The RNA shown here (SAM riboswitch aptamer (S box leader)) has 89 nucleotides and comes from Arthrobacter sp. H14. Model confidence (mean pLDDT): 84 of 100. It was read from a public genome assembly, where an Rfam model found it.
[in-house]
RNA sequence: CUACCAUCCCGAGCGGCCGAGAGACCUGGAUCGACGAAGCCGCAGCAACCACCUAUACAGGCCGGUGCUACCGCCAGGACCGAUGGAGA
Repeated sequence: CUACCAUCCCGAGCGGCCGAGAGACCUGGAUCGACGAAGCCGCAGCAACCACCUAUACAGGCCGGUGCUACCGCCAGGACCGAUGGAGA
């Protein structure tokens, strides 16, 4: 980067720095936020996509690579939708 595949009503938060917005985009709605949003860092946790392990495996485990840790991808509508992983270039 992509024309492919899978998943997106389960689960899991504290501390430090910072300081006003936030959940991808547009419209509307409801919500979260100075009792500190988003972001960054540390630690912890969740999960099991990939890897790995297990005399059997549509499973279990998980020290590795990612991901994730308000709300159904917050809801409805829209759009060459988006995100994450795998695969490929």